[in-house]
RNA sequence: CGGAAGCUUCCCUAGGGUUCCGCGGCGACCGCCUUGCGCGGCAGCCGGCCUGGACCGAGAGGGAAGGCGCGAUCCCGAUAGGGAUGCGCACACGGAGGGAUAGAAGCCCGGGAGCA
Numbered sequence: 001c002g003g004a005a006g007c008u009u010c011c012c013u014a015g016g017g018u019u020c021c022g023c024g025g026c027g028a029c030c031g032c033c034u035u036g037c038g039c040g041g042c043a044g045c046c047g048g049c050c051u052g053g054a055c056c057g058a059g060a061g062g063g064a065a066g067g068c069g070c071g072a073u074c075c076c077g078a079u080a081g082g083g084a085u086g087c088g089c090a091c092a093c094g095g096a097g098g099g100a101u102a103g104a105a106g107c108c109c110g111g112g113a114g115c116a
Stems, first nucleotide, its partner, number of pairs: 007066006015056002020053002022050001023047004027042001029041004033036001067089004072085005091111001093114001097109003
């Protein structure tokens, strides 16, 4: 320097924030009456240091399916080749800073910079 897919998708989790729902607070206004720091309804505003619904979500976390490689056995085929079974798909410490989305994150930059 180059090559091999250090493969893809889905489900889940660690984790994450707050556009929506819910919850909590304030509350113009409206209704009620026992007229009060009262009860109920509701627009709006605030809150994720609100457990939640929903949502985002791992290269180095879990699982499944597909796929890829090997070429050992078997089956089909005139051949090329196709199918089934089997084995393998290892290892992996990692900032700061930036990006997207409503907004954050183990998401993306990134198996990056760096380290061994």
Molecule: Guanidine-I riboswitch aptamer
Organism: Cohnella fermenti